Molecule: Bacterial RNase P class A
Organism: Burkholderiales bacterium
RNA sequence: UGAGACGGCCAGGCAGCCGCUGUGGCGACACAGAGGAAAGUCCGGGCUCCACAGGACGGGAUGCGGGGUAACGCCCCGGCGCGUAUACAUGAAGGCGACGAAGAGGGCCACAGAGACGAGUCUUCCGCGGGAAUCUUCCUCGGAAGGGUGAAACGGGCAACCUCCAUCCGGAGCAACACCAAAUAGGCAAGCGCCUGAGGCCGGUCCGGCCGAGCUUGCGGGUAGGUGGCUAGAGCCGCGGGGCGACCCGCGGCCCAGAGGAAUGGCUGCCGCGGCGGGUUUCCCGCCGCACAGAACCCGGCUUAUCGGCCGUCUCGCUUU
Numbered sequence: 001u002g003a004g005a006c007g008g009c010c011a012g013g014c015a016g017c018c019g020c021u022g023u024g025g026c027g028a029c030a031c032a033g034a035g036g037a038a039a040g041u042c043c044g045g046g047c048u049c050c051a052c053a054g055g056a057c058g059g060g061a062u063g064c065g066g067g068g069u070a071a072c073g074c075c076c077c078g079g080c081g082c083g084u085a086u087a088c089a090u091g092a093a094g095g096c097g098a099c100g101a102a103g104a105g106g107g108c109c110a111c112a113g114a115g116a117c118g119a120g121u122c123u124u125c126c127g128c129g130g131g132a133a134u135c136u137u138c139c140u141c142g143g144a145a146g147g148g149u150g151a152a153a154c155g156g157g158c159a160a161c162c163u164c165c166a167u168c169c170g171g172a173g174c175a176a177c178a179c180c181a182a183a184u185a186g187g188c189a190a191g192c193g194c195c196u197g198a199g200g201c202c203g204g205u206c207c208g209g210c211c212g213a214g215c216u217u218g219c220g221g222g223u224a225g226g227u228g229g230c231u232a233g234a235g236c237c238g239c240g241g242g243g244c245g246a247c248c249c250g251c252g253g254c255c256c257a258g259a260g261g262a263a264u265g266g267c268u269g270c271c272g273c274g275g276c277g278g279g280u281u282u283c284c285c286g287c288c289g290c291a292c293a294g295a296a297c298c299c300g301g302c303u304u305a306u307c308g309g310c311c312g313u314c315u316c317g318c319u320u321u
Base pairs, nucleotide, nucleotide: 001317002316003315004314005313006312007311008310009309010308012271013270014269015268016267017266018265020033021032022031023030024029035292039303040302042301043300044299045298046297047173048172049171050170059169060168061167062166063165064078065077066076067075068074079099080097081096082095100164101163105162106161107158108157109156117155122147123146124145125143126142127141129139130138131137132136177228178227179226180225187219188218189217190216191215192214199211200210201209202208235254236253237252238251239250240249241248242247272290273289274288275287276286277285278284279283
């Protein structure tokens, strides 16, 4: 310098005003308030409830070797294979790989070919025998050397077909689950009452009138509603150490959303970046835009979406010293 790759990070910035949610405060007010994917819900765990003596059958998942982890179908290291560069070649870094077993059994192997898996005879050939016939030819049986077809012809291939082997796996999910607890209608118990009439209506009381077989109290379950679960955790940051690495260990510091029809927003100004247009064009002005998306019990992954930008690393070629 040309080309090919990989990893990490940011996610417009600042200020003012008006709101929303949470916490603290008597109050004024103060502080905090979405993500790298909060997404898909595809794997794996924590947690909760239910089930569960043990074993076998059945079912599902995973599948090179070793390691990491709470666990994994994830990650790391190594091996093997595939494939990759600027013509060819080589095949770097990087990428991709259901990458155990064809040995036990079953099944399949398109087209072509006689035959596609313990078989077979299309053709040539060899051997024994027989016939025709006379220098060739036919038939039976046996052999399996050559040709032909095909990716593969007795040598096999396929397990992302069944299967075998090894390992792992109970079910449902925060609408889990726990607690508090109306009205109405059931349930249970007690008391009072059923014409010697409780109770109800006639707006408060008494009298009176009408209706009248139920009325009152307590307990218990469930519903509406409310509260907890609920955010301090396989947590984050810094330093030191171990390991090729994934990752682990020690010390110190920090607290970082918890809503529940569901907050996390809106407006204005300045700046940054990008696009378009214009002008008096090393500059200035105007307009528009700044992605994907948005918590809902919590974590570890994978996958998918994503404007623009920053940093670092690896490999190959060429040139120069």